[in-house]
RNA sequence: AGAUUUCGGAGAGUUUGAUCCUGGCUCAGAGUGAACGCUGGCGGCGUGGAUUAGGCAUGCAAGUCGAGCGAUGUUAUUUGUUGAGAGGUUGAAGCCGCAAGGCAGAUGCCAAUUGACUUAUAUCAGAGCGGCAAACGGGUGAGCAAUACGUGAGUAACUUACCUCUAUGUCGAGAAUAGCCUCGCGAAAGUGAGAGUAAUUCUUGAUGUGCUUUCCCCUUCACAUGGGGGGGUUCGUAAAGGUCCCGCAAGGGAUUGCAUAGAGAUGGGCUCAUGUUCUAUCAGCUAGUUGGUAGGGUAAUGGCCUACCAAGGCGAAGACGGAUAGGUGGCCUGAGAGGGUGGUCACCCACAUGGGGACUGAGACACUGCCCCGACUCCUACGGGAGGCUGCAGUCGAGAAUAUUUAGCAAUGGACGAAAGUCUGACUAUGCGACGCCGCGUGAGGGAUGAAGGCCUUCGGGUCGUAAACCUCUUUCGAUAGGGAGGAAACCCCUUAUAGCAAUAUAAGGUCUGACUGUACCUAGAGAAGAAGCCACGGCCAACUCUGUGCCAGCAGCCGCGGUAAUACAGAGGUGGCGAGCGUUACUCGGAUUUAUUGGGUGUAAAGGGCAGGUAGGUGGCUUUGCAAGUCGAAGGUUAAAUCCUCUGACUUAAUCAGAGAACUGCCUUCGAAACUACAUUGCUUGAGGACUGAAGAGGAAAGCGGAAUUCCCGGUGUAAGGGUGAAAUCUGUAGAUAUCGGGAGGAACACCUGUGGCGAAAGCGGCUUUCUGGUCAGUCCCUGACGCUGAGCUGCGAAAGCUAGGGGAGCAAACAGGAUUAGAUACCCUGGUAGUCCUAGCCGUAAACGAUGAGUACUAGGUGUUGGGGGUUUAUCCUCCGGCGCCGUAAGGUAACCUGUUAAGUACUCCACCUGAAGACUACGACCGCAAGGUUAAAACUCAAAGGAAUUGACGGGGGCCCGCACAAGCGGUGGAACAUGUGGUUCAAUUCGAUGCUACGCGAAGAACCUCACCAAGGCUUGACAUGUAAGAAGUACGAACCUGAAAGGGGGAGGACCUGUCAAGUCAGGAACUUACACAGGUGCUACAUGGCUGUCGUCAGCUCGUGUCGUGAGAUGUUGGGUUAAGUCCCGCAACGAGCGUAACCCUCGUCUUUAGUUGCCACGUUCAAAGCCGCAAGGCCGAGAACAGCACUCUAGAGAGACUGCUCGGGAUAACCGAGAGGAAGGUGGGGAUGACGUCAAGUCCGUACGGCCCUUAUGCCUUGGGCUACACACGUGUUACAAUGCCCACUACAAAGCGUUGCCAAACCGCGAGGUGGAGCUAAUCGCAAAAAAGUGGGCCCAGUUCAGAUUGGAGUCUGCAACUCGACUCCAUGAAGCCGGAAUCGCUAGUAAUGGCGGAUCAGCUACGCCGCCGUGAAUACGUUCCCGGGCCUUGUACACACCGCCCGUCAAGCGAUGGGAGCCGGGGGUACCUGAAGUCCUCCAGUAAUGGAGGCCUAGGGUAAAACUGGUGACUGGCGCUAAGUCGUAACAAGGUAGCCGUACCGGAAGGUGCGGCUGGAUCACCUCCUUU
Repeated sequence: AGAUUUCGGAGAGUUUGAUCCUGGCUCAGAGUGAACGCUGGCGGCGUGGAUUAGGCAUGCAAGUCGAGCGAUGUUAUUUGUUGAGAGGUUGAAGCCGCAAGGCAGAUGCCAAUUGACUUAUAUCAGAGCGGCAAACGGGUGAGCAAUACGUGAGUAACUUACCUCUAUGUCGAGAAUAGCCUCGCGAAAGUGAGAGUAAUUCUUGAUGUGCUUUCCCCUUCACAUGGGGGGGUUCGUAAAGGUCCCGCAAGGGAUUGCAUAGAGAUGGGCUCAUGUUCUAUCAGCUAGUUGGUAGGGUAAUGGCCUACCAAGGCGAAGACGGAUAGGUGGCCUGAGAGGGUGGUCACCCACAUGGGGACUGAGACACUGCCCCGACUCCUACGGGAGGCUGCAGUCGAGAAUAUUUAGCAAUGGACGAAAGUCUGACUAUGCGACGCCGCGUGAGGGAUGAAGGCCUUCGGGUCGUAAACCUCUUUCGAUAGGGAGGAAACCCCUUAUAGCAAUAUAAGGUCUGACUGUACCUAGAGAAGAAGCCACGGCCAACUCUGUGCCAGCAGCCGCGGUAAUACAGAGGUGGCGAGCGUUACUCGGAUUUAUUGGGUGUAAAGGGCAGGUAGGUGGCUUUGCAAGUCGAAGGUUAAAUCCUCUGACUUAAUCAGAGAACUGCCUUCGAAACUACAUUGCUUGAGGACUGAAGAGGAAAGCGGAAUUCCCGGUGUAAGGGUGAAAUCUGUAGAUAUCGGGAGGAACACCUGUGGCGAAAGCGGCUUUCUGGUCAGUCCCUGACGCUGAGCUGCGAAAGCUAGGGGAGCAAACAGGAUUAGAUACCCUGGUAGUCCUAGCCGUAAACGAUGAGUACUAGGUGUUGGGGGUUUAUCCUCCGGCGCCGUAAGGUAACCUGUUAAGUACUCCACCUGAAGACUACGACCGCAAGGUUAAAACUCAAAGGAAUUGACGGGGGCCCGCACAAGCGGUGGAACAUGUGGUUCAAUUCGAUGCUACGCGAAGAACCUCACCAAGGCUUGACAUGUAAGAAGUACGAACCUGAAAGGGGGAGGACCUGUCAAGUCAGGAACUUACACAGGUGCUACAUGGCUGUCGUCAGCUCGUGUCGUGAGAUGUUGGGUUAAGUCCCGCAACGAGCGUAACCCUCGUCUUUAGUUGCCACGUUCAAAGCCGCAAGGCCGAGAACAGCACUCUAGAGAGACUGCUCGGGAUAACCGAGAGGAAGGUGGGGAUGACGUCAAGUCCGUACGGCCCUUAUGCCUUGGGCUACACACGUGUUACAAUGCCCACUACAAAGCGUUGCCAAACCGCGAGGUGGAGCUAAUCGCAAAAAAGUGGGCCCAGUUCAGAUUGGAGUCUGCAACUCGACUCCAUGAAGCCGGAAUCGCUAGUAAUGGCGGAUCAGCUACGCCGCCGUGAAUACGUUCCCGGGCCUUGUACACACCGCCCGUCAAGCGAUGGGAGCCGGGGGUACCUGAAGUCCUCCAGUAAUGGAGGCCUAGGGUAAAACUGGUGACUGGCGCUAAGUCGUAACAAGGUAGCCGUACCGGAAGGUGCGGCUGGAUCACCUCCUUU
């Protein structure tokens, strides 16, 4: 380099208003010898006492061999002997009878049957001797941190029964003993004595293939101590038989034993190397300890043991101590590296009731052997005895929890045996448990009136849902019935063949052997028939609604849900997931790169040691040669099997099992390579050091000297103050201060120079001179030749404070005292003042000891300043080299960002230190150091889901800058004082209905409470209701309803009388409607929730803001635009600009007032013109004058109400960037938005309103609904708000005379006229209104009075008399008249409104309304000012900027003591344990040693060691403990206000003192301090 193959890594939630980062917590995955909850059809394969190595009833778990031996018994056959004997036969004595004969039964013989003994053979049984086994198999994991285990070596330092092979033997003799018998003891267990007996038991003689000992020779291996082989010599040393066969016998043979020796195989012992948990709050340990010599002991090496000698041995690469733990193959997890674990299976170890000991044996210091000491249990006649389930079952106990007191040796394996066979809780099977893995089933197809029912619903419907019913079909599994493999092949026996005379051996064939087993499997019939649950559904995380509940009940893995609309609790319906299981809990790994080897960090998040020197260690420049330890390659051995992986196969499949392969990444050995590292070696000079020549410097130590200033003392001058503060006081001073002049004393510190200047490792160092002394830099390139770097421990230095001793003490100054401030003031401020600050000697060893940045080396753009030295020339404001000290920087790069950037926080290497959530805790205990204060090292329990860094947007600041507003200021008038009105609070009450509560409630809802209103209270009534709709039923004397009774009314009785509409129809009747009764749905509610809402409204605020699209910048939240320079009333406009545009707001458009034009003239107007003409005047009169008024004509004017014009910085000048714009002016009715109004951006206040109306939910339903009467909302020690009227002469009273606007009026305004002092009454014209009326406008003006007083001011209050409205004026109306005549003489602190037709002042009208408590509110017109220098301050607001620990946003956050409850923990007089060690006493069994007795076995005595026990003093460790210390947690406790803003005295660190507490003060340090000014540096020109 190529090829092939294999394998292969996911995140999420949670800190914030939002963001990025750091960082913890939590979840999703896999797994388990599991347990618990709910549920549960079948089968296969596995698996099941993890806790008390706690105690155990019962049964079984190790026996076997008669072919080693003697004896016994049983059975069978057999030999022999000897009995009994059913029955049969013979038939004597005797008796009876006249006789025939009968009875009788001795004796002998035969004999079924049966017993005893015996010979032999065979079977079986159980005890004994003997042999082998019992050391295996099976269990458990207490102990054990190395006498263990794993891996790899060694044993030349060893052993090995049974098995295999080779060689040679197996000949004699003798003895004892058990069993058995006899006799004792004992309750028993057991045991003693005597007699006799066998063997493959025991002893001994012989032989010696051999082996061994001594000595010699040869050979070979080996580095060596040594080993192997051969030859010779010498000492010592074996044995056992049994069975079978042949043979007359002698003898021979077969087989199996036995003996000696060698070899093999197998198993084991011992040794070495290496690996193997945590702890240093365990740092020193060790006397058989380390080694040697000799001896003992062992199979064997060795202090394994003993004696003597020496003084060694181990340890930061962790000895010694403590804690925990069987190890491994493996198993789980993981991408891997790792992490966790060691159950089942396999290997090793250890143990067998706790402890000790040996015996036997090939093998044990022995699980079901022995002895002894304990603990425990049992038996006992009390004298003694017995026992060991951590074998299989089983039981109790403890526990969340773990199985049958099963069958069988059929298979596999084991022991014994020649074998048959026996034994085998090993094992094979079985039972129980969903404990795990795997497989199967609980049906399949069709089926829409989308049934019923459930749930939801917007009431239409949707969904469960083809799901069911219904139709068709199938029958696994289960149940029933029938059939039916394989696991079995052997041994034995039989037959045959071969070899042999035979025994015997081998082979072939046959027969026999199954616990499981009612097996697996197959078949049949029946019938969907017998078979589904669990968890979840807020996000993570797939799956949503209803009801109930109401911070309750409850849920919760984390975040978090629940306070009346809960997808989060509980239930239901639906849905999702898995499925004979599903969830929960516990534990492990993962995710977590969150201990980081792979694969992290340390400026500010946790983290660089205060600084240096230096040991071990780590690491290290160029070069030559060697070596081969590391490294690389190849080969060999090993890495047990099982497991994992691949392939193949066997169970129907799978799980499971089998076979083959690969792999086991490791260790060891051999060979090879030589680049790199190490080692050895040869050189080199660039790292490092030295030499020489120069240089700068507050580097260090010591001594001496100097002047200025403060204070004190002395003297002079001099007089009343001084001092101090925000303001004061304490204090000093007439006993002469302060001030000033002269002299003196003493201590401390060194102005200017002084500089982000210098030096030092850091701490730190500053007057001058001298002495001693360290380091650094430059130049020369002379010398050495890697001598270097870092540095755990260690050593030294180390500000300030503090300590010890001795000095010194001027100033300053903790503590302390006093004065202030304050609610308090243990503080800040002031007056004093002691330690201390200074020196000498010695401790202490810490700081924000900071660049919060370890040391060293190399590399990676620049610019600029300064300092030290050198070089160059063009001698300059120059260029350049080296060393320091600073700044800038988007070079690049890095960073979470801020920032850093050749003085790195960039890129790399080396070494050290340190970090791993917050808090507890810079703590406790322990150890070390210190005189002390204290320092260094340094946890745990408990608690939390955060703590934290940087940056962003807001908000806030007793931060800053700019600007605006009747915000202040300048003015005018008020409020706060009085009386009254009105509202509110409070109080009262049967009720004083409810709401509004800083600005933004309080003459507010209410534009009008005597009843009504009305919601409140008392009392009386009604119940489908006062009102609406519907359904059903009923009812013609029905609905309705007059008198009358009762009652306060409502209501209740009562009942004369007495119907209607539509259709049919002659009528009656019938049907329907209205109305009525009854019943049911429902009505009704000023009942609750404005924190469920709509709508409307207030406020910031008519403030100038609030946003968006695209682009750009930033990891991002976000920024930019919108900032900046000007300007404006304005985010108004202009300019600039990574922005360019746009929207909602501003402005304008709208209404009104001001000027003009035009149109239109009735009810308006009336100038000019015409007509009539009252009253008045003149005149005797006619008549005249004047002429209100009326009419005509007219619309010119005023006015009315439509349309237009007009004003735009348009014009001029000046300023300004020539812009926007500003100032002045002209013209104009009006000038710079002309005045006023309407118009209220995004949003804020859970602002207000459920009592205007609407509306969700909840609540009441003979009452929270409805009706009625009466009362209340009008109360009254008091407090507040808003007003009215006043206090008077700019006034009041009387009389007279003018001039408006805007409104309103038919249940209304009401004229004239008359009556009444008046309110008012009578009256009725006119007017549905530019026509008539209300209607008089008032202040003003003219004239008169009052004369500074509680008045001719003011009018409250009260008495009397009236009027009007109204059903009704008592509670509770207004008005009139007469009388009465209160407080009040201009208002404390404080506070309100207003900038021009405004304030002030005067009247008029309207709504509501029967009337009115209206002095209120909403409008109208009349008269009509003063002042604004200005923005320092108060209040509110806008923009920019800054700090922040705030984001519910300063009404924020937050600290500490005290008090209460709970929790864990430290100390503690002590008390109670535990394990270990030391010293001493005692000391069982037992090995060994000595002595005695004995031929010996053996016995006795003694000794050493020792389990155990005891005593003593310490140390360690655990529990508990009156009391005590701090800590943590806990909605609303107490005291303060320390911190965050300049947090109101900047904060913090170390230290010391003080104080209820946070804390305060002193000394030194830091910036992680705001603000302003100055200096330096930098940037630009």
This is a predicted structure of a 1581-nucleotide RNA (small-subunit ribosomal RNA) from a Candidatus Omnitrophota bacterium. The source organism's lineage runs through Bacteria, Pseudomonadati and Candidatus Omnitrophota. Its Rfam family is "Bacterial small subunit ribosomal RNA".